RNA sequence: CGGGAAGUAGCUCAGCUUGGUAGAGCGUCCGUUUCGGGUGCGGAAGGCCGCAGGUUCAAAUCCUGUCUUCCCGACCA
Numbered sequence: 001c002g003g004g005a006a007g008u009a010g011c012u013c014a015g016c017u018u019g020g021u022a023g024a025g026c027g028u029c030c031g032u033u034u035c036g037g038g039u040g041c042g043g044a045a046g047g048c049c050g051c052a053g054g055u056u057c058a059a060a061u062c063c064u065g066u067c068u069u070c071c072c073g074a075c076c077a
Base pairs, nucleotide, nucleotide: 001073002072003071004070005069006068007067010026011025012024013023020057028044029043030042031041032040050066051065052064053063054062
């Protein structure tokens, strides 16, 4: 330098193809269960969907640019 993949809750990841109320598990907090802890059960909080712009009535999803990480290749040695 070229090609590809990934970026969504604190963590691990779905959802994107085919635009229409942002989700799951774990974790955290509260209640309950227990003498207490753990476990079980119930509930809650937690997100500018990497960033910027565009299209659209409507964008995590489509388009463009860009940043970061990883993989492959090229170049140099």